[in-house]
Predicted 3D model of an 82-nucleotide RNA (c-di-GMP-I riboswitch aptamer) from a Myxococcales bacterium. NCBI's taxonomy places the organism under Bacteria, Pseudomonadati, Myxococcota, Myxococcia, Myxococcales. It was read from a public genome assembly, where an Rfam model found it.
RNA sequence: CCGCCGAACGGGCAAACGCACGGCGACGUGCGGGCGCAAAGCAAGCGGCCUCGAUAUGGUUCGAGGCGGCGCGGCCGCAACG
Repeated sequence: CCGCCGAACGGGCAAACGCACGGCGACGUGCGGGCGCAAAGCAAGCGGCCUCGAUAUGGUUCGAGGCGGCGCGGCCGCAACG
């Protein structure tokens, strides 16, 4: 570096919930806590869902945000074996 691959070893991350702080909100950050995860590492490209605002009030739409543990795609990475 490539193939293959997640059995094992050593590990990693951290749901719900609680506390504190920030935010109109979705939610985020830290600490605690573990539901789970072989990419539950990075990152909003395309969908999707959620929030706020505006318009309309017969129907629609638009703007600004959030979610990476909703899906697809992109980038990077660990161990075993060859």